[in-house]
Context: one part of a larger RNA
Molecule: large-subunit ribosomal RNA, domain IV
Organism: Patescibacteria group bacterium
C1' cells in the first nucleotide's frame, strides 16, 4: 500500500451521465384492508396497518374471543433460507427467440388480418434423370409476400414501372415459298483450227439481294395500389392590426384525408405556453406554417405484461460531504 472483511458521528443521492455497483431497508406466517385503470380475467402479496414466546385463567365441541402473570433490547421460522415500493412516458400486445466467445432489444417469432398462387401426376422445392418432400393431405387444404393481439380505423392517385386479361391493328425471328444477281455442271445453236467466247434450256450452289408467307413479345386496349409507389405552386381578400372561412391562375395521375404532431421523426431548438424544482438543454400537459408525421414499409388508442427504455417521489444507506476505528493476511521499504 493492497485485496478480503465489520462497523461509523451529523447529514442523506449533496456522488455520478445516470443511485452505475456495494451496501442498507424491506423479506416468513396470521388477521385487517386495498386505489386509478380494465380486454372484468385482472391490477394485487397493490398499497397500508396491527400481532406472534411462556405460564395460569373464563367462555366454547373446536377455531376463536378475553382475563392475569413472568422473562428479555428484541417474541418469523427447527432449519436450509427469504423478493424494495410508488406515479408517470415511450416502444413492443402477451410467453417465447437470438449475434456459442463485448448487443436479449424497440431486433426476430407470434395468434389474429390481408393479399397471389395451387383442381391434384396441384402449385412450390431438391435432382441430369429416374425419383422424393408436398402428402398417404386436396381449397376450412397447400405453397408464397406483408402486416403484426385487442378496440376504433385503413383516405385520393392507375400518369410511370409490375402483374392480370384482352385481341382489331402496327412492328417482329427461324422455317418455307418465289424473283434478281453471283459461281458452277448437262444438253443444244452461233463464232473459233484449237484453248475458249456467246446464247438458250434445264440442274446445283452462295456469309449477295427483292417480295410473299410467319407465334410470343412489344406498341396498343382495358383492370389492379393490405402490388412498386405518389400525394404541388404562385398572387389577393374581412370596417385597427393581424389572420384568411373566400377568390383568381398555373401544372398534375391525384394533390396528404381521419388520426397524430418540436414526436425513437423538429434544422432553427434549451420553439411557446402550463406543470414539477430554490433552481429542470431531460421529464409530463397542451399549441403547430409537420426544415423532413401520416393510414398494412400500417395510422392512432389500449389492460395486461417487460433484466427493454425516459422522467419523479417515498424507504435506505460510506455513491458522497470525508474519511475514520478495527478483523485476519500479502508484498515492499526502513529499522
Nucleotide at each position: 500500500u493492497c485485496a478480503u472483511c465489520c462497523u461509523u458521528a451529523a447529514g442523506g443521492a449533496a456522488c455520478u451521465c445516470g443511485g452505475c455497483a456495494a451496501a442498507a431497508a424491506a423479506g416468513c406466517g396470521g388477521c385487517c384492508g386495498u386505489a386509478c385503470c380494465u380486454u372484468c380475467g385482472g391490477u394485487a402479496u397493490a398499497a397500508g396497518g396491527c400481532c406472534u414466546g411462556c405460564c395460569c385463567u373464563g367462555c366454547g365441541c373446536a377455531a376463536g374471543c378475553g382475563g392475569g402473570g413472568c422473562c428479555g433490547c428484541a417474541g418469523c421460522g427447527a432449519a436450509a433460507g427469504u423478493a424494495u415500493c410508488u406515479c408517470u412516458g415511450g416502444c413492443g400486445a402477451c410467453u417465447g427467440u437470438u449475434u456459442a466467445c463485448c448487443a436479449a432489444a424497440a431486433a426476430c417469432a407470434c395468434a389474429g388480418c390481408u393479399c397471389c398462387c395451387u383442381g391434384c401426376g396441384a402449385a412450390c422445392u431438391c435432382g441430369c434423370a429416374a425419383g422424393a418432400g408436398g402428402a398417404u393431405g386436396u381449397a376450412u387444404a397447400g405453397g408464397g409476400g406483408g402486416u403484426g393481439a385487442c378496440g376504433c380505423c385503413u383516405g385520393a392517385c392507375c400518369g410511370a414501372u409490375g402483374c392480370g386479361a384482352g385481341a382489331a391493328g402496327g412492328u417482329u425471328a427461324a422455317c418455307g415459298g418465289u424473283g434478281g444477281g453471283g459461281g458452277u455442271g448437262g444438253u443444244g445453236g452461233c463464232c473459233g483450227c484449237a484453248a475458249g467466247g456467246u446464247u438458250a434450256c434445264u440442274g446445283c450452289u452462295c456469309a449477295c439481294u427483292g417480295c410473299c408467307c410467319g407465334a410470343a413479345g412489344c406498341c396498343c386496349u382495358c383492370g389492379u395500389c393490405a402490388a412498386u409507389g405518389u400525394c404541388a405552386g404562385c398572387g389577393a381578400u374581412a370596417a385597427c392590426u393581424a389572420u384568411a372561412a373566400u377568390c383568381g391562375u398555373u401544372c398534375u395521375a391525384a394533390g396528404g384525408u381521419a388520426g397524430c404532431g418540436c414526436a425513437a421523426u423538429u434544422c432553427c431548438u434549451u420553439u411557446u405556453c402550463g406543470g414539477g424544482u430554490a433552481a429542470g438543454u431531460u421529464c409530463c400537459g397542451a399549441a403547430g406554417c409537420g426544415c423532413a408525421c401520416g393510414a398494412a414499409u400500417g395510422g392512432u388508442g389500449u389492460a395486461a405484461c417487460g433484466a427493454c427504455u425516459g422522467g419523479a417521489g417515498a424507504a435506505c444507506u460510506g455513491u458522497c460531504u470525508c474519511a475514520a476505528c478495527g478483523a485476519a493476511g500479502a508484498g515492499c521499504u526502513c529499522g